[in-house]
This is a predicted structure of a 115-nucleotide RNA (SAM riboswitch aptamer (S box leader)). Model confidence (mean pLDDT): 78 of 100. Its Rfam family is "SAM riboswitch aptamer (S box leader)". Rfam's curators write: The SAM riboswitch is found upstream of a number of genes which code for proteins involved in methionine or cysteine biosynthesis in Gram-positive bacteria.
RNA sequence: AUCUCAUCAAGAGCAGUGGAGGGACAGGCCCAGUGAAGCUGCGGCAACCAGUGGCGUUUUUGCGCCAAAAUGGUGCCAAUUCCGGCGGAGGAAUCUUAUGUCCGCAAGAUGGGAG
Numbered sequence: 001a002u003c004u005c006a007u008c009a010a011g012a013g014c015a016g017u018g019g020a021g022g023g024a025c026a027g028g029c030c031c032a033g034u035g036a037a038g039c040u041g042c043g044g045c046a047a048c049c050a051g052u053g054g055c056g057u058u059u060u061u062g063c064g065c066c067a068a069a070a071u072g073g074u075g076c077c078a079a080u081u082c083c084g085g086c087g088g089a090g091g092a093a094u095c096u097u098a099u100g101u102c103c104g105c106a107a108g109a110u111g112g113g114a115g
Stems, first nucleotide, its partner, number of pairs: 002114007013042005021031003027083002043077003048073003052067006081107001085105005
């Protein structure tokens, strides 16, 4: 690389450096010289994993559930994963189109596991 499982409507930014891009992807819409990306420092959010405590189960160095905290390993700190692509549903409307609503799938991101 790839496979698999879980989550994705909440939350949390300043400074320095840098100097024109950025928001994964057509398109849209937005952010950006009142300073983008990247890098550094400090801060913060969250609670996936480890660790801690409790409960249950039993095949017991296991597994499952719950809780608190934030010690360690990640992650994250504009906008729902910014909207979206495909399929379906019902609503409104005389009809059509557009807009908007909901569900599923796909894609992506992050974490755990396999390899």